[in-house]
Model confidence (mean pLDDT): 83 of 100. This is a predicted structure of a 1514-nucleotide RNA (small-subunit ribosomal RNA) from a metagenome. RNAcentral holds the sequence, with entries from SILVA.
RNA sequence: CGAGUUUGAUCCUGGCUCAGAACGAACGCUGGCGGCAUGCUCAACACAUACAAGUUGAACGGUAACAUGCCCUUCGGGGUGAUGACGAGUAGCAAACGGGUGAGUAAUGCUUAGAUAAUCUACCUUAAAGACUGGGAUAGCUACGGGAAACUGUAGGUAAUACCGGAUAAGCUCACGAAUCAAAAGAUUUGGGAGAAAAUAGUGGGGACCCUUCGGGGCCUAUUGCUUUAGGAUGAGUCUAAGUCCUAUCAGCUAGUUGGUGGGGUAAUGGCCUACCAAGGCAGUGACGGGUAGCCGGCCUGAGAGGGUGAACGGCCACACUGGAACUGAGACACGGUCCAGACUCCUACGGGAGGCAGCAGUGAGGAAUUUUCCGCAAUGGGCGAAAGCCUGACGGAGCGAUGCCGCGUGAGUGAUGAAGGUUUUCGGAUUGUAAAGCUCUGUUGUUGGAGAAGAAGGGCAUAUGUUUAAUAGAUGUAUGUCUUGACGGUAUCCAACGAGGAAGCCCCGGCUAACUACGUGCCAGCAGCCGCGGUAAUACGUAGGGGGCAAGCGUUGUUCGGAAUUAUUGGGCGUAAAGCGUGUGCAGGUGGUUCUACAAGUUGGAUGUGAAAGGCAAAGGCUCAACCUUUGGAUUGCAUUCAAAACUGUAGUUUCUGGAGUAUGGUAGGGAAUAGCGGAAUUCCUGGUGUAGCAGUGAAAUGCGUAGAUAUCAGGAGGAACACCGGAGGCGAAGGCGGCUAUUUGGGCCAAUACUGACACUGAGACACGAAAGCAUGGGGAGCAAACAGGAUUAGAUACCCUGGUAGUCCAUGCCGUAAACGAUGAGAACUAGGCGUAGGGGGGAACAUUCCUUCUGUGCCGCAGCAAACGCAUUAAGUUCUCCGCCUGGGAAGUACGGUCGCAAGAUUAAAACUCAAAGGAAUUGACGGGGGCCCGCACAAGCGGUGGAGUAUGUGGUUUAAUUCGAUACGCGAGAAACCUUACCCAAACUUGACAUCUCUUUGCAAGCUCUAUUAAUUGGAGCCCUCCUUCGGGACAAAGAUGACAGGUGGUGCAUGGUUGUCGUCAGCUCGUGUCGUGAGAUGUUGGGUUAAGUCCCGCAACGAGCGCAACCCUUGUAACUAUUUGCCAGCAUUUCGGAUGGGGACUAUAGUUAGACUGCCGGCGACAAGCCGGAGGAAGGUGGGGACGACGUCAAAUCAUCACGCCCUUUAUGUUUGGGGCUACACACGUACUACAAUGGUCGGUACAGCGAGUCGCGACACUGCGAGGUGAAGCUAAUCUCUUAAAACCGGCCCUAGUUCGGAUUGCAGGCUGAAACUCGCCUGCAUGAAGCUGGAAUCGCUAGUAACCGUAAAUCAGCAUGUUACGGUGAAUACGUUCUCGGGCCUUGCACACACCGCCCGUCACACCAUGGAAGAAGGUAACAUCCGAAGCCGGUGAGCUAACCCGUCCAGGGAGGCAGCUGUCUAAGGUGGGAUCUUUGACUGGGGUGAAGUCGGAACAAGGUA
Repeated sequence: CGAGUUUGAUCCUGGCUCAGAACGAACGCUGGCGGCAUGCUCAACACAUACAAGUUGAACGGUAACAUGCCCUUCGGGGUGAUGACGAGUAGCAAACGGGUGAGUAAUGCUUAGAUAAUCUACCUUAAAGACUGGGAUAGCUACGGGAAACUGUAGGUAAUACCGGAUAAGCUCACGAAUCAAAAGAUUUGGGAGAAAAUAGUGGGGACCCUUCGGGGCCUAUUGCUUUAGGAUGAGUCUAAGUCCUAUCAGCUAGUUGGUGGGGUAAUGGCCUACCAAGGCAGUGACGGGUAGCCGGCCUGAGAGGGUGAACGGCCACACUGGAACUGAGACACGGUCCAGACUCCUACGGGAGGCAGCAGUGAGGAAUUUUCCGCAAUGGGCGAAAGCCUGACGGAGCGAUGCCGCGUGAGUGAUGAAGGUUUUCGGAUUGUAAAGCUCUGUUGUUGGAGAAGAAGGGCAUAUGUUUAAUAGAUGUAUGUCUUGACGGUAUCCAACGAGGAAGCCCCGGCUAACUACGUGCCAGCAGCCGCGGUAAUACGUAGGGGGCAAGCGUUGUUCGGAAUUAUUGGGCGUAAAGCGUGUGCAGGUGGUUCUACAAGUUGGAUGUGAAAGGCAAAGGCUCAACCUUUGGAUUGCAUUCAAAACUGUAGUUUCUGGAGUAUGGUAGGGAAUAGCGGAAUUCCUGGUGUAGCAGUGAAAUGCGUAGAUAUCAGGAGGAACACCGGAGGCGAAGGCGGCUAUUUGGGCCAAUACUGACACUGAGACACGAAAGCAUGGGGAGCAAACAGGAUUAGAUACCCUGGUAGUCCAUGCCGUAAACGAUGAGAACUAGGCGUAGGGGGGAACAUUCCUUCUGUGCCGCAGCAAACGCAUUAAGUUCUCCGCCUGGGAAGUACGGUCGCAAGAUUAAAACUCAAAGGAAUUGACGGGGGCCCGCACAAGCGGUGGAGUAUGUGGUUUAAUUCGAUACGCGAGAAACCUUACCCAAACUUGACAUCUCUUUGCAAGCUCUAUUAAUUGGAGCCCUCCUUCGGGACAAAGAUGACAGGUGGUGCAUGGUUGUCGUCAGCUCGUGUCGUGAGAUGUUGGGUUAAGUCCCGCAACGAGCGCAACCCUUGUAACUAUUUGCCAGCAUUUCGGAUGGGGACUAUAGUUAGACUGCCGGCGACAAGCCGGAGGAAGGUGGGGACGACGUCAAAUCAUCACGCCCUUUAUGUUUGGGGCUACACACGUACUACAAUGGUCGGUACAGCGAGUCGCGACACUGCGAGGUGAAGCUAAUCUCUUAAAACCGGCCCUAGUUCGGAUUGCAGGCUGAAACUCGCCUGCAUGAAGCUGGAAUCGCUAGUAACCGUAAAUCAGCAUGUUACGGUGAAUACGUUCUCGGGCCUUGCACACACCGCCCGUCACACCAUGGAAGAAGGUAACAUCCGAAGCCGGUGAGCUAACCCGUCCAGGGAGGCAGCUGUCUAAGGUGGGAUCUUUGACUGGGGUGAAGUCGGAACAAGGUA
C1' cells in the first nucleotide's frame, strides 16, 4: 500500500469479495514444559450441603461447660466464681463496609465543570468547657403453664457505660433589637430575654490522709470512655450548566400541570405535600410516545478524524425470589434485618410454621460454551477489643482448562555409493536428499538422588535507658538479650548421575496468494471466501509423492474496526451512470455592501485550578530473557476561573456613504392575462335548382353512401370549432403556456437622463398560490375529429396496424384532480475568466435625411480558446474559477410496492419500508457482426437471349422402408468408388485356427525345405503319391529357409476428426489482410487502408500526420495465336531424277510438321476527354490491342466444416476374438420421396445408299493389319509394332441422292420371349454384346428451377484411365457453330463508406408477458391466542401520618405515707394515602388463521412476439 469480479476489448460509475489486527470465544485435528493473566457472554432460572459478621468479662448480673487451686468425701464424687476463662442473657460498637449481579433505568442515572450564603457527618483529630443530685424497672434466673414445632404466658426476685427526673451552663438553640458586609432567600459582630447535657463509668497505679465487715472503699493521679460547643478530615444529601442511542410510518403534550401566597414536611432547597389564586409550562435546536441500553476511566481498530465496545482492574449508579412499606440507626427504606401481599419449595401431630447462593465452593436446568463442595489467615486489608487475641470464601495461595500472552525444548557437527524404500520418467534419469544409516559430541528439558531460599514486618518475656508524671505506677520510644510466627512447600533455585534417549502437528499448493506432479473419478462423487472447478488426459474433487506457511499449536465459524474517499468535518457527488422539488411568492432559519466609535460573546495569547488511580507513551530498574512487575517523567488535545489584545465575525449607535436594491420622470417592443363584441375562408348539415350512375375507399378490396336521385355543380340558410398566408433556431410569460380583428381593464420587462430613499438584500424547511393533457361533478353546447363499440379487410390467429361508421370526450360556465420525457433530463442569486458570426428591442456617435459604419445596454442562437469532463461534450446563456442558501443521491430487483398517516366524490396522489434474491445492474466510447437503414460498386446476380431440369421410360446416387446382412463415411447427393458375379469386402450365416495371415527377438530340430504335378468322400485347414533336393566355407560353421516350443508380442476398416498431424472443401480468384516507425486518444483503438478520380484489382494518380514495408492483385511459369533462326527421322515433297504410281525410292529443307532458341504488345504512336495526373474513348499500324484466349497459382482467416475407412498418431477398448482363414449370401432388396444424367416425344427429323474432313491419346499377360468365315456379336489363321515407322483408326454430325408425309407413325425404344457370342473356376441371385420377334410410357412437360457472354452455348462424334469382363458416369480431344446484354429498379452473393443497436456463441442473436408445475419469503383476511402500558371503577393487607381512646398504664406532678387524681403513653376503633387482586371498554405489539393477492427462484414445458435495426405500425 492494494487485489479479484460487469466487457470481445476499453475507460468510468458502482456494489460484492479477499489479504490485516483483535476476542471472556466456540468447534475440528493434534498436544512436551514453565511463567503471568484469565474462565456462565444463555436462565436477574431453581437450588441440596457446609462456610461467607462478629467482637468486647478492662460495661453488667453472673457461672451452663472445661482446666487449676482450695475444702469436703461413703473415694463413685460433691462443694467453692476463688483463678484461667466463659455458654446463654442485658448493654456497647460493627453489621449501611467488604463480596455479587446488571434486571430495571434514555434520566430521580453517568461524565466534565461548578453551587450549597439551602445541608448532615458515628468512629478519628484540634481546641474550649463540664461531668452535681436522685429514681423506678427489666432480661438472664427460679417456680408453674400452653404448643408437634416455631415460639410463648403468668408470678417472684436482680445489675449496669440499659432507662428516667431535677440542678448548672456558654461562643449552642429560638424569637426580638442594633451595626457592618452583600446582587441575593442571607453572612459576620453585638445587646438583653427564654430554653437545652452528661456515665465520674471502667481499668491500672500510688500512698501523705480517712473509713473498713479486712475482701476492700473513699481521696489523689495516669489512662480509656461520657456530655456540650467551635473547627478539621472523611463520607454523604441536594441543586445548576453542557454532553449522553435509534425512530416523525410518534406532532402536538401537560390539571399538581406552570407560577404565586399561607401552612405542613425534611438534615436541607423545592408542588416535596396541602388550601386558595392566576392560566400558565414544554415542543421542528424534536416535546409527548415507541424501541433498545447500566454510565465512565478505559478496551479493540484506525495515519488521523472517527467507528465499535463497556469482560477482567478502578470510579459512580441500580438491584438482592416478585411487589409494597416503614422501623432502628450518624448513615438503610437494609443481599446473609422486620412487617404485609404474591408465586414457588420444604416441615407438620393439619391446628400451624420455615425459606430466599445476582457471597465462596458446589448441584440441576439452559446452552456452541465457562473451573475445586481445596489450603491458610503466614502476608495485605477490614470489624470488635486497652491488649493478647478472635472473626474474615475480602484476601494470599494451590487445583482444573493450550482460553490468551510470553519464554524454552523436541538435538548439534560431520557424513555421497548421492544406499535402500517411496514417487515419477522422455527409461537416460530426476526427486525425497546430508535427509537417513554410520562416526564424533552436548545435556536445555526429562528421570533418580542430594542440598535448599526470599517472601517475617512483627509479637511475648527480661534488662538498660529517654519522655510523660508527685511517682521507680502506668503509658510510650530506643538499645541489647532471649523465645516465637510460612498456607504456598521440601516449592523456586543449585549440584551429581543416566542417556539422543520420553517430546510435532495443523492448514494450504487454479488466480487473488507463498507452494506441482501422478493415479482414481467422469456435470457423478464432491469443492468453493469471490471469480469459479468437475460432462475420460482435472496443478481447483479424492488419494499419494513432493512443495509452501505457521508451529504446541494449526485451521474453521462467529463478532468488531480496517481496507471502504462505500455517509465523504478532514474527504464524495447530482446534463447522459443513483441524484435539481413542475414553477413561483414568502414566515422562521442561514448568509450578507461601506465609514467611524464603543463592548469583548465568538477569536487569539498568558496564568491558576481541575482533568483520581490503574492503563497507554518515554526513560530507568527487578524476576537468567520476555510476558509480568516497580519507580520517575511527560501526556491527558477537555472544562472552569482570571488577566490581556481588538485585526476579523458579532452586538450596540437617531453613526457615515452610494456602488447592491428600490422609487419618481420620459420613452419603447411584445401571440403576457381577463372580459365583451366583430370577421372571413373551410368542413358538415338543411332547403331549392341543374344533372345521371356511380361515389367513396385501399397495397388490393370490402363494409358504407346512391335511381326514394348520391358524388359533381349553383343559390340560399343553420350551427359549432379553429384562426391559412404574415410566421422566422423571431416575440412575451415564473413555469404550464400564449397566434384572426377591435375595445376596456390589467401584470411584467427593456432603454435614457437626472433626482430621491439609504442595505431596505440573497436564499428559503414548513406554508400558500399557479400548474399541459387525460379524468371526475353539475348545467349548457356539439360542426369536425375521435378512446369505447360495431362492421369490413389483413392474418395461422388479429380483441391491432388499414378502411367505413361512431359514443363519451374535445368547446363554454362553475368546482375538483395536482400529475407528465412538467426536459436544457442542467435549482436560485452574485462576481470573475480570449474571441468571431448572426438575430430581436432600445440608446449614443459623424455631416442634415437615407443607406452604411462604429459603439453601448438587455434578450435569443451558432462556432470556438483556456479550463473542466469517464467520454460524449460544455465553454460570458458554463457542465470553467469562487461565494451564499435550498432540494436530492448512496448496488440491481422486490418497489415507487405493502402497512400506517394525510389529501381526494372517485380514479388516485403524496409520504414510504422490509423479508427474500442476484454479483452484478449501469454510463460513455471502441472494434466487429447484423438491419424488412442509407450511399457507391461488382458478379450469367437480375434483365435480354439460347438450351435444359421439373411431366415419360431407363440409368445412377441419396433418403426412407425392409432384411440374417442390406458394411462405413459424406450430404457440395453419376461424392470417397478412375469399374461390388468370387476376390475387392470392411456386413450377415455357417465352419475352422490361436505366438497366430504379417514383423522382430530367444531355444531346439531340419536342409527329405519352399515350389510344382497328380490324386481324395476336402470349402478351407488337411490326407496320400511323385518330381525337385539352394549358396558360401578356413569344414568349426555361416547365409537363407522351414517345422516345433516359449513368452515378450503380433493383429484390429474397433471408439474418439470434439485429443491430433497431414490432406481437402467452402466463403472466393472475392480484393482484401496486416506490420514497423511516427502522430492522435487516459484507454480499447484510430491514422496509414479514409477522401476526389480511376481500375478486373488496396490497379494507379492526386490530396492528406503520415512515411514506408509485408502477405494477397498483377507479372514471372505452362499452353494457344504470328514470325524468324537452327536441326531433319519414323514427319514433309515445291523443284530435279527413278517408280510397281503408294513420298514408294534417290535426293531436298523450300512448305507443312516436329522441338529448341528468339522476336513480338508497351496505352509505345495520333486525336479527343480528364486536373498539365492516373486513366478512358476513338484511330493508325499490326498475326494479335489495352489482362489477346485458356490453365496452374487460392492472402489473414471462417465453419470444433470433412476425413482415426488412404496414411500417421495420443488415449481408451479387444486378445481361443472386435484378430485370422474358408464357402455361401449381402452391399444389386422396393409402397414411396428427392437429386444428377441418358434416350425421346420427331420432318432443322427418321431411314437407305454414296462421298469428305480431325485431334488428344493407348498398345507385348498388349494393340492386332490382312485373308477366310458368320446376317451379326464374333471366330480361325496371322504380318507388323516396345511405336511421328505398325495397330487401335471406317470419325460423326456435314454434303449428294432415294423413301417416309404428321400418324403414337418407317417417331420412340422400354419391357418381354427365343436363339446366339465374349470374358471368366463360376454369369441363378448379379455382366456386356448380337440376331429375330415384341413395341410400354411419351405428342415438348404445373408451381418452381439450372447452365451459358464466343470459338462460348447448343449439336456431333473420338480417345483414355479403371479394367479378365462390364459406362447413359468421369477425364481429355477435336468437328459444326449461334443469339443477346437497353440497363442496375428488383432477386441472390460479395466489396467499400456511413448510420442505428439492449447483438459479441455475434439475428439460427437478444428478449417480454400470461398460463401450467415445484419451492421460498411476504401482504390481506371471518376470527383465535398471548404480552405491554395506561384509563374508569370495586375491594383494600402491612405501614407512616391524623382522629378518638370509656380499656390498660413503674419513673414526672398533686395528694404529709397510702388510696386516688393529673400529665404523658399504649392497646383497640376509625379516616386519608396505598401494593397485590377483581370488573369494564378501548389502545398498542407479537403469534396464529380456512381462503386469497401479488413477488422471487427454478435444466429442457405451453401460447404468442411486446422491446433492441426504421425491430418490420419509430

It matches the Rfam family "Bacterial small subunit ribosomal RNA". Its family is annotated with structural constituent of ribosome and ribosome in the Gene Ontology.